[in-house]
RNA sequence: GCGCCCGUAGCUCAGUGGAUAGAGCAGCAGCCUUCUAAGCUGAGGGUCGGAAGUUCGAUUCUUCCCGGGCGCA
Numbered sequence: 001g002c003g004c005c006c007g008u009a010g011c012u013c014a015g016u017g018g019a020u021a022g023a024g025c026a027g028c029a030g031c032c033u034u035c036u037a038a039g040c041u042g043a044g045g046g047u048c049g050g051a052a053g054u055u056c057g058a059u060u061c062u063u064c065c066c067g068g069g070c071g072c073a
Stems, first nucleotide, its partner, number of pairs: 001072007010025004018056001028042004049065005
């Protein structure tokens, strides 16, 4: 340099044109317990990497850029 894949909550990931963007784990609060752990319950936490385009509508489609991974040279 070329090709392919990935980027969504603190972490691991789902979602894939239309509803208020979800789950598990972690952290926090409560219950339980002599205490801790385990277990149960609850609430919170998101500019969906950035910009532009298409569309009535974009996390989703297209283009460029940024970051990461793999392959080829």

Model confidence (mean pLDDT): 80 of 100. A computed fold for a 73-nucleotide RNA from a bacterium, annotated as transfer RNA. The sequence was found in a public genome assembly. Rfam family: tRNA. From the family's description: Transfer RNA (tRNA) molecules are approximately 80 nucleotides in length.